A computed fold for a 110-nucleotide RNA from a soil metagenome, annotated as c-di-AMP riboswitch aptamer (ydaO/yuaA leader). Of the family's consensus pairs, 96% are formed in the model. Model confidence (mean pLDDT): 78 of 100.
[in-house]
This record gives sequence, C1' cells and structure tokens, in this order.
RNA sequence: CGCCGAAUCUUUUGAUCGGGGAACCCACUCUCCGGGGCGAAACAGCGCCAGCGCGUUGUAGAGCAAGUCUUCUGUUCCAGCCCGUCAGCUAACCUCGUAGGCGUCGAAGA
Repeated sequence: CGCCGAAUCUUUUGAUCGGGGAACCCACUCUCCGGGGCGAAACAGCGCCAGCGCGUUGUAGAGCAAGUCUUCUGUUCCAGCCCGUCAGCUAACCUCGUAGGCGUCGAAGA
C1' cells in the first nucleotide's frame, strides 16, 4: 500500500457499520426425528463405522487474479462458535458485536 470481513473513525466518552430478540397485519398450522442464530462454509448419493463420525462423488455457495463492471480461464475455501427445548415476519422497544487474518497482481471486452 492492497485484500477478506459488519469489524472503521476517534482523546476517554462516543460516532459509524453490522447481528439478534420482540406486536398488529400477513404467513404458518397432523405426528416423529428437538429447534434456532452468526458465517460462503450447505444439500444429496454411495461406502465404512457400535456410536461419534470418516472417506468419496455430484450439486449449490464464497474469496482472489491490484481502477470499476461483464465474460472466459486459473486458483483457494466450504471452517469455527453460540443459545439451551425457545425464537416466522415484525413498528415501538430491548440487546450484542465493531474481531481476526492475509500478501494473491491472468486474458478479452466495455
């Protein structure tokens, strides 16, 4: 200097940005496997396993290739954490976070 990310600015305070909970209306409405949130980090098949899980394949998703957008091509990721049997949407209102990590510089068109 640049990139991922809400995660940036600021002298404490605070501001900014982002997440969750929570009415009417609307939506939903049998039972079981509990369910839900942040995030791209999910879904399905097959095989293995006592189980937890593991392997593999396919589909979907996310980032990068250094002005921006589109396409092609290439490449990387598909983790982790939390609530605790409870959460559809949601005004008022309530509440939480504002971390961490990285060093990649291909092509064509506008």